[in-house]
Molecule: Bacterial RNase P class A
Organism: candidate division WOR-3 bacterium
RNA sequence: GUGGUGGUUCGGGUGGUCGCCUCGCGAUUACGCGGGGAGGAAAGUCCGAGCUCCAGAGGGCAGGGUGCUGGGUAAUCCCCAGGGGCAUCAGGGGAGACCCUGAUGCUACGGAUAGGGCCACAGAAACGAGACCGCCGAUGGCUUAUGCCAGGCAAGGGUGAAACGGUGGGGUAAGAGCCCACCAGGCUCCAGGGUGACCUGGAGUGCUGGCAACCCCCACCCGGAGCAAGGCCAAACAGGGAGGGUACGGGAGUGGCCCGCUCCCAUGAACUCCCGGGUAGGCCGCAGGGAGGCGUCGGGUAACCGGCACCCAAGACAAAUGACCACCGCCCGCCUUACAGCGGGAACAGAACUCGGCUUAUAGAACCACCACCCCC
Repeated sequence: GUGGUGGUUCGGGUGGUCGCCUCGCGAUUACGCGGGGAGGAAAGUCCGAGCUCCAGAGGGCAGGGUGCUGGGUAAUCCCCAGGGGCAUCAGGGGAGACCCUGAUGCUACGGAUAGGGCCACAGAAACGAGACCGCCGAUGGCUUAUGCCAGGCAAGGGUGAAACGGUGGGGUAAGAGCCCACCAGGCUCCAGGGUGACCUGGAGUGCUGGCAACCCCCACCCGGAGCAAGGCCAAACAGGGAGGGUACGGGAGUGGCCCGCUCCCAUGAACUCCCGGGUAGGCCGCAGGGAGGCGUCGGGUAACCGGCACCCAAGACAAAUGACCACCGCCCGCCUUACAGCGGGAACAGAACUCGGCUUAUAGAACCACCACCCCC
RNA backbone atom coordinates (compact mmCIF):
# COMPACT_ATOMS: atom_id res chain seq x y z
C1' G A 1 0.00 0.00 0.00
C1' U A 2 -3.97 -3.63 -1.46
C1' G A 3 -7.62 -7.12 0.03
C1' G A 4 -10.37 -9.66 3.92
C1' U A 5 -12.53 -10.52 9.08
C1' G A 6 -14.42 -8.57 13.67
C1' G A 7 -15.81 -4.39 16.87
C1' U A 8 -17.30 1.01 17.93
C1' U A 9 -19.53 5.66 16.09
C1' C A 10 -22.31 8.16 12.26
C1' G A 11 -25.86 6.77 8.77
C1' G A 12 -27.58 13.36 6.12
C1' G A 13 -27.86 19.08 6.64
C1' U A 14 -29.56 24.29 5.28
C1' G A 15 -33.04 27.60 2.78
C1' G A 16 -37.57 28.60 -0.14
C1' U A 17 -42.81 27.39 -2.13
C1' C A 18 -47.15 24.49 -1.51
C1' G A 19 -49.74 20.64 1.52
C1' C A 20 -50.87 17.60 6.25
C1' C A 21 -50.96 16.80 11.92
C1' U A 22 -50.39 18.89 16.78
C1' C A 23 -49.60 22.70 20.85
C1' G A 24 -50.00 27.99 22.37
C1' C A 25 -51.97 32.99 21.42
C1' G A 26 -55.54 36.04 18.74
C1' A A 27 -60.04 35.92 15.96
C1' U A 28 -65.24 33.54 15.10
C1' U A 29 -66.40 30.81 10.83
C1' A A 30 -62.82 27.29 9.68
C1' C A 31 -58.23 32.28 9.21
C1' G A 32 -53.49 34.66 11.07
C1' C A 33 -48.80 34.44 13.92
C1' G A 34 -45.32 31.46 16.52
C1' G A 35 -43.10 26.42 18.53
C1' G A 36 -42.75 21.23 17.12
C1' G A 37 -43.43 16.77 13.89
C1' A A 38 -40.78 8.89 12.52
C1' G A 39 -35.16 5.04 14.20
C1' G A 40 -30.28 2.97 15.22
C1' A A 41 -32.60 -0.44 14.98
C1' A A 42 -39.00 2.36 15.52
C1' A A 43 -38.12 -4.60 13.87
C1' G A 44 -38.33 -9.59 16.86
C1' U A 45 -41.70 -9.92 21.39
C1' C A 46 -36.47 -13.09 23.82
C1' C A 47 -35.85 -10.68 28.93
C1' G A 48 -36.23 -6.87 32.99
C1' A A 49 -39.02 -2.89 34.93
C1' G A 50 -42.19 1.82 35.52
C1' C A 51 -47.54 2.24 35.42
C1' U A 52 -52.77 0.08 35.82
C1' C A 53 -56.19 -3.54 37.74
C1' C A 54 -57.48 -8.39 40.75
C1' A A 55 -56.27 -9.81 45.94
C1' G A 56 -55.73 -6.52 50.48
C1' A A 57 -54.32 -12.62 54.12
C1' G A 58 -51.45 -15.25 54.15
C1' G A 59 -48.98 -20.19 54.50
C1' G A 60 -47.65 -24.75 52.05
C1' C A 61 -47.06 -28.27 47.89
C1' A A 62 -46.25 -28.79 42.91
C1' G A 63 -44.04 -25.69 39.15
C1' G A 64 -40.65 -22.05 37.01
C1' G A 65 -35.95 -19.05 36.66
C1' U A 66 -30.67 -18.24 37.63
C1' G A 67 -25.84 -20.85 38.50
C1' C A 68 -17.37 -18.93 39.31
C1' U A 69 -16.25 -14.22 42.64
C1' G A 70 -16.86 -9.07 43.69
C1' G A 71 -19.03 -4.52 42.12
C1' G A 72 -22.99 -1.52 39.22
C1' U A 73 -28.33 -0.89 38.42
C1' A A 74 -35.14 0.17 39.60
C1' A A 75 -34.22 -4.66 37.83
C1' U A 76 -32.44 -8.44 34.38
C1' C A 77 -30.54 -14.14 30.96
C1' C A 78 -27.73 -7.06 31.21
C1' C A 79 -22.94 -4.05 32.10
C1' C A 80 -17.78 -3.53 34.53
C1' A A 81 -13.55 -5.64 36.89
C1' G A 82 -11.28 -10.05 38.43
C1' G A 83 -10.60 -15.77 39.01
C1' G A 84 -10.52 -20.88 36.91
C1' G A 85 -10.52 -23.77 32.34
C1' C A 86 -9.65 -24.22 26.97
C1' A A 87 -7.51 -22.64 22.24
C1' U A 88 -3.90 -19.89 19.03
C1' C A 89 0.71 -17.25 18.49
C1' A A 90 5.64 -15.62 20.31
C1' G A 91 9.84 -16.26 23.70
C1' G A 92 12.28 -19.41 27.41
C1' G A 93 13.31 -24.23 30.49
C1' G A 94 13.45 -29.78 30.51
C1' A A 95 16.21 -36.31 28.28
C1' G A 96 10.88 -36.72 28.25
C1' A A 97 5.91 -36.46 30.10
C1' C A 98 5.36 -31.44 30.67
C1' C A 99 6.34 -26.36 32.91
C1' C A 100 6.97 -20.73 33.01
C1' U A 101 6.05 -15.64 30.89
C1' G A 102 3.36 -12.39 27.59
C1' A A 103 -0.53 -11.19 23.91
C1' U A 104 -5.33 -12.32 21.68
C1' G A 105 -9.89 -14.94 21.66
C1' C A 106 -13.74 -18.30 23.68
C1' U A 107 -16.26 -19.92 28.06
C1' A A 108 -22.21 -25.09 27.54
C1' C A 109 -18.12 -21.98 34.67
C1' G A 110 -22.22 -25.19 41.53
C1' G A 111 -22.21 -30.99 42.36
C1' A A 112 -20.51 -37.26 38.85
C1' U A 113 -17.61 -40.56 46.28
C1' A A 114 -26.54 -39.24 47.53
C1' G A 115 -29.13 -42.09 43.86
C1' G A 116 -31.11 -43.38 38.84
C1' G A 117 -30.04 -43.36 33.62
C1' C A 118 -27.12 -42.99 28.99
C1' C A 119 -22.32 -43.42 25.99
C1' A A 120 -25.27 -44.72 18.98
C1' C A 121 -22.04 -46.50 14.97
C1' A A 122 -17.14 -48.44 14.63
C1' G A 123 -14.36 -51.67 17.64
C1' A A 124 -12.18 -57.64 20.79
C1' A A 125 -14.00 -54.47 24.44
C1' A A 126 -17.06 -48.31 26.68
C1' C A 127 -16.77 -49.05 34.42
C1' G A 128 -17.37 -56.14 37.87
C1' A A 129 -14.39 -54.04 30.29
C1' G A 130 -11.42 -56.59 26.81
C1' A A 131 -8.14 -60.00 22.63
C1' C A 132 -8.88 -58.31 15.93
C1' C A 133 -3.44 -57.68 14.47
C1' G A 134 0.09 -58.95 17.87
C1' C A 135 4.47 -60.05 22.11
C1' C A 136 6.44 -64.26 25.21
C1' G A 137 6.55 -69.44 25.41
C1' A A 138 10.78 -69.10 31.41
C1' U A 139 7.53 -73.64 33.63
C1' G A 140 4.99 -78.15 31.33
C1' G A 141 3.94 -81.23 26.82
C1' C A 142 4.72 -82.83 21.47
C1' U A 143 8.48 -82.81 17.64
C1' U A 144 15.01 -84.88 14.46
C1' A A 145 15.49 -79.73 14.08
C1' U A 146 12.76 -75.46 12.66
C1' G A 147 8.67 -75.12 15.29
C1' C A 148 3.75 -76.16 17.54
C1' C A 149 0.40 -76.62 21.85
C1' A A 150 -1.07 -75.70 26.97
C1' G A 151 -0.36 -71.29 29.19
C1' G A 152 1.05 -66.04 30.21
C1' C A 153 0.39 -60.45 28.64
C1' A A 154 -2.54 -55.89 27.59
C1' A A 155 3.40 -52.52 27.24
C1' G A 156 3.04 -51.91 20.80
C1' G A 157 -0.67 -51.29 16.44
C1' G A 158 -5.87 -50.78 14.79
C1' U A 159 -11.38 -48.76 15.82
C1' G A 160 -13.44 -44.54 18.10
C1' A A 161 -15.32 -38.25 20.78
C1' A A 162 -13.30 -41.17 24.63
C1' A A 163 -9.76 -47.61 25.56
C1' C A 164 -9.46 -47.91 32.76
C1' G A 165 -3.57 -41.60 33.78
C1' G A 166 1.38 -40.18 31.35
C1' U A 167 7.27 -39.91 30.75
C1' G A 168 11.85 -42.27 31.98
C1' G A 169 14.05 -46.37 34.37
C1' G A 170 14.14 -51.08 37.04
C1' G A 171 12.17 -55.82 36.88
C1' U A 172 10.28 -59.97 33.82
C1' A A 173 10.14 -65.44 29.51
C1' A A 174 7.42 -61.27 27.64
C1' G A 175 4.86 -57.46 30.23
C1' A A 176 1.75 -54.47 33.76
C1' G A 177 1.68 -48.85 39.43
C1' C A 178 4.36 -54.74 39.88
C1' C A 179 8.38 -51.25 42.02
C1' C A 180 11.16 -46.39 41.86
C1' A A 181 11.88 -41.14 40.36
C1' C A 182 9.31 -37.39 37.96
C1' C A 183 4.72 -34.99 35.47
C1' A A 184 -0.76 -33.87 35.30
C1' G A 185 -5.15 -34.47 38.14
C1' G A 186 -8.01 -36.12 42.75
C1' C A 187 -8.27 -36.64 48.23
C1' U A 188 -6.38 -35.39 53.41
C1' C A 189 -3.55 -31.99 56.52
C1' C A 190 -0.53 -27.43 57.45
C1' A A 191 1.46 -22.27 56.52
C1' G A 192 1.17 -17.48 54.00
C1' G A 193 -1.58 -13.76 50.65
C1' G A 194 -6.53 -11.98 49.02
C1' U A 195 -13.39 -8.92 50.72
C1' G A 196 -13.90 -13.27 47.55
C1' A A 197 -13.66 -16.74 43.46
C1' C A 198 -8.87 -18.50 44.23
C1' C A 199 -3.23 -18.19 44.28
C1' U A 200 1.72 -19.67 46.25
C1' G A 201 4.55 -23.18 49.12
C1' G A 202 5.12 -27.79 52.08
C1' A A 203 3.85 -32.95 53.82
C1' G A 204 1.27 -37.52 52.82
C1' U A 205 -1.49 -40.92 49.70
C1' G A 206 -1.03 -45.54 44.00
C1' C A 207 -6.60 -42.72 44.52
C1' U A 208 -6.92 -42.04 38.51
C1' G A 209 -13.58 -42.45 32.10
C1' G A 210 -17.32 -39.03 30.16
C1' C A 211 -22.44 -36.79 30.04
C1' A A 212 -26.35 -33.06 34.80
C1' A A 213 -28.39 -27.41 28.08
C1' C A 214 -30.80 -36.11 30.93
C1' C A 215 -33.68 -36.98 35.66
C1' C A 216 -31.66 -35.49 40.11
C1' C A 217 -28.98 -32.96 44.61
C1' C A 218 -27.41 -27.98 46.54
C1' A A 219 -27.80 -22.46 46.93
C1' C A 220 -30.56 -18.07 45.85
C1' C A 221 -34.96 -15.81 43.58
C1' C A 222 -40.41 -15.91 41.85
C1' G A 223 -48.58 -13.86 43.02
C1' G A 224 -51.37 -13.05 38.26
C1' A A 225 -52.90 -10.31 33.96
C1' G A 226 -51.68 -6.56 30.77
C1' C A 227 -52.68 0.30 27.40
C1' A A 228 -57.29 -4.36 23.40
C1' A A 229 -54.35 -2.43 31.26
C1' G A 230 -57.69 0.82 33.49
C1' G A 231 -61.14 5.23 34.55
C1' C A 232 -65.37 8.79 33.29
C1' C A 233 -69.76 10.36 30.43
C1' A A 234 -73.42 8.55 26.96
C1' A A 235 -76.46 4.56 24.54
C1' A A 236 -78.97 -0.09 24.77
C1' C A 237 -80.57 -4.37 27.44
C1' A A 238 -86.10 -9.61 23.50
C1' G A 239 -85.70 -14.26 24.98
C1' G A 240 -84.82 -19.85 25.32
C1' G A 241 -82.41 -24.22 27.48
C1' A A 242 -79.34 -26.99 30.85
C1' G A 243 -76.63 -27.59 35.37
C1' G A 244 -76.43 -26.57 40.63
C1' G A 245 -78.31 -27.91 45.23
C1' U A 246 -80.17 -24.47 49.52
C1' A A 247 -76.66 -23.32 55.84
C1' C A 248 -72.02 -28.53 60.54
C1' G A 249 -74.33 -26.78 53.37
C1' G A 250 -73.26 -24.56 48.56
C1' G A 251 -71.02 -20.83 45.32
C1' A A 252 -67.46 -16.68 43.85
C1' G A 253 -62.68 -14.39 44.61
C1' U A 254 -56.37 -13.12 37.96
C1' G A 255 -51.83 -19.78 36.41
C1' G A 256 -52.67 -25.42 39.16
C1' C A 257 -53.82 -28.08 44.07
C1' C A 258 -54.55 -27.90 49.63
C1' C A 259 -55.38 -25.10 54.18
C1' G A 260 -56.90 -20.35 55.73
C1' C A 261 -59.52 -15.52 54.97
C1' U A 262 -63.40 -12.24 52.72
C1' C A 263 -68.04 -11.74 50.22
C1' C A 264 -72.81 -13.87 48.35
C1' C A 265 -77.14 -17.42 48.86
C1' A A 266 -83.32 -20.20 52.18
C1' U A 267 -88.61 -17.49 46.61
C1' G A 268 -85.83 -25.25 44.12
C1' A A 269 -81.32 -19.59 45.98
C1' A A 270 -76.49 -17.75 45.15
C1' C A 271 -73.71 -19.22 41.13
C1' U A 272 -72.04 -21.79 36.36
C1' C A 273 -72.53 -23.07 31.11
C1' C A 274 -74.81 -23.06 26.06
C1' C A 275 -77.96 -20.90 21.94
C1' G A 276 -79.76 -16.18 20.61
C1' G A 277 -81.30 -10.47 20.40
C1' G A 278 -79.90 -5.14 21.31
C1' U A 279 -76.16 -0.91 22.18
C1' A A 280 -70.94 0.18 21.51
C1' G A 281 -70.36 7.38 20.38
C1' G A 282 -66.94 10.55 22.95
C1' C A 283 -63.17 12.04 26.61
C1' C A 284 -59.11 10.74 29.82
C1' G A 285 -55.09 7.32 30.17
C1' C A 286 -51.62 10.14 25.97
C1' A A 287 -48.76 18.22 27.55
C1' G A 288 -46.00 11.61 27.42
C1' G A 289 -42.28 15.47 33.53
C1' G A 290 -39.22 10.72 33.58
C1' A A 291 -34.52 5.25 36.90
C1' G A 292 -35.52 12.25 31.45
C1' G A 293 -31.89 15.15 28.01
C1' C A 294 -27.27 18.22 26.78
C1' G A 295 -23.07 20.61 29.39
C1' U A 296 -19.67 21.01 33.43
C1' C A 297 -17.16 19.76 38.21
C1' G A 298 -15.87 15.89 41.78
C1' G A 299 -15.33 10.39 43.26
C1' G A 300 -14.19 5.53 41.14
C1' U A 301 -9.34 0.96 37.30
C1' A A 302 -14.24 0.70 35.10
C1' A A 303 -19.41 -0.08 34.77
C1' C A 304 -21.45 3.85 37.28
C1' C A 305 -22.61 7.50 41.37
C1' G A 306 -23.12 12.54 43.29
C1' G A 307 -23.24 18.24 42.91
C1' C A 308 -24.36 22.73 39.89
C1' A A 309 -26.71 25.17 35.81
C1' C A 310 -29.93 25.04 31.60
C1' C A 311 -33.87 22.52 28.63
C1' C A 312 -39.05 19.98 27.82
C1' A A 313 -38.09 18.95 21.95
C1' A A 314 -44.49 13.61 17.44
C1' G A 315 -49.12 12.30 19.81
C1' A A 316 -52.20 10.10 15.22
C1' C A 317 -57.00 6.91 15.89
C1' A A 318 -57.88 3.86 9.66
C1' A A 319 -54.14 6.33 11.44
C1' A A 320 -50.39 13.00 10.06
C1' U A 321 -44.75 13.75 9.93
C1' G A 322 -45.13 14.79 2.54
C1' A A 323 -43.98 16.78 -2.62
C1' C A 324 -40.94 20.10 -5.66
C1' C A 325 -36.55 23.36 -6.36
C1' A A 326 -31.61 25.06 -5.07
C1' C A 327 -27.11 24.67 -2.34
C1' C A 328 -23.77 21.97 1.00
C1' G A 329 -21.96 17.08 2.74
C1' C A 330 -21.05 11.52 1.26
C1' C A 331 -20.18 7.64 -2.80
C1' C A 332 -19.30 6.32 -8.16
C1' G A 333 -18.08 7.52 -13.36
C1' C A 334 -16.21 11.01 -17.42
C1' C A 335 -12.75 14.93 -18.18
C1' U A 336 -8.38 17.84 -16.30
C1' U A 337 -1.26 18.27 -14.69
C1' A A 338 -4.41 19.78 -10.76
C1' C A 339 -8.48 22.84 -9.33
C1' A A 340 -12.94 23.60 -11.45
C1' G A 341 -16.90 21.31 -14.41
C1' C A 342 -20.66 17.47 -16.15
C1' G A 343 -23.62 13.14 -15.15
C1' G A 344 -25.50 9.41 -11.91
C1' G A 345 -26.42 7.26 -6.98
C1' A A 346 -27.47 6.50 -1.63
C1' A A 347 -28.67 0.53 2.33
C1' C A 348 -31.90 -1.80 6.39
C1' A A 349 -36.19 0.36 7.09
C1' G A 350 -42.09 3.76 9.53
C1' A A 351 -43.78 5.72 16.28
C1' A A 352 -49.19 3.90 18.52
C1' C A 353 -48.00 3.99 26.99
C1' U A 354 -42.80 4.62 28.31
C1' C A 355 -37.84 3.13 29.61
C1' G A 356 -33.09 -0.34 30.35
C1' G A 357 -31.00 -4.66 27.69
C1' C A 358 -30.39 -8.78 24.15
C1' U A 359 -31.02 -10.61 19.11
C1' U A 360 -31.69 -9.90 13.83
C1' A A 361 -31.20 -6.59 9.03
C1' U A 362 -27.99 -2.86 7.01
C1' A A 363 -25.39 0.86 0.93
C1' G A 364 -21.50 3.95 2.50
C1' A A 365 -17.87 6.76 5.66
C1' A A 366 -14.37 7.34 9.88
C1' C A 367 -11.58 5.00 13.81
C1' C A 368 -9.49 0.57 16.40
C1' A A 369 -7.69 -4.55 16.42
C1' C A 370 -6.29 -8.96 13.76
C1' C A 371 -5.08 -12.01 9.21
C1' A A 372 -3.01 -12.66 4.13
C1' C A 373 -0.19 -10.68 0.03
C1' C A 374 3.07 -6.94 -2.37
C1' C A 375 6.83 -2.94 -2.26
C1' C A 376 10.68 0.10 0.15
C1' C A 377 14.24 1.04 4.14